RNAcentral holds the sequence, with entries from MGnify. A computed fold for a 134-nucleotide RNA from a soil metagenome, annotated as c-di-AMP riboswitch aptamer (ydaO/yuaA leader). It matches the Rfam family "c-di-AMP riboswitch aptamer (ydaO/yuaA leader)". The family has 106 seed sequences and 7,607 matches in Rfam 15.1. Gene Ontology terms of the family: cyclic-di-AMP binding and regulation of gene expression. Model confidence (mean pLDDT): 77 of 100.
[in-house]
């Protein structure tokens, strides 16, 4: 140079000699919430019944699951799904690598108006074909 991500671009204040930093907006962008219509109504236990306990349940994300070692910590091994191409998009073909974390708090299906929340982190490539574009 790039590359995984939404995580870019830009303005304005304190503050400075400047950079940076903090704190507020605009564009843009991702992400949850929220009607009517549609869908949907879980399981044991107590009860005559009102009702009451017990297991919950959900979001970002590719990150789920399946078998097998093991007491457990954890480790293998394969699958769904992601990623990697030096102008960009699709794609072949070989190869590499991931298949994690974390967050909400008994509660949320879609959902239009409308509300609320992020713009971080982290890394360093196949000099292969093909097609369309520039």
């Nucleotide at each position: 140079a790039g590359c995984c991500g939404a995580a870019g671009c830009u303005c304005c204040g304190c503050c400075c000699g400047g950079c940076a930093g903090c704190g507020g907006g605009g564009c843009g962008u991702g992400g949850g919430g929220g009607a009517c219509c549609c869908a949907g109504a879980u399981g044991g236990c107590c009860g005559c019944a009102c009702g009451g306990c017990c297991a919950g349940g959900g979001g970002c994300g590719a990150a789920u699951c399946g078998c097998g070692a093991u007491g457990c910590c954890u480790c293998g091994c394969g699958a769904a799904g992601c990623g990697c191409a030096a102008c960009u998009c699709u794609u072949u073909c070989a190869g590499c690598g991931c298949g994690a974390g974390c967050c909400c708090g008994u509660c949320a299906g879609c959902u239009a108006a409308c509300c609320c929340c992020g713009c971080a982190g982290g890394c360093g490539a196949g000099a292969a074909g093909a097609g369309a574009g520039a």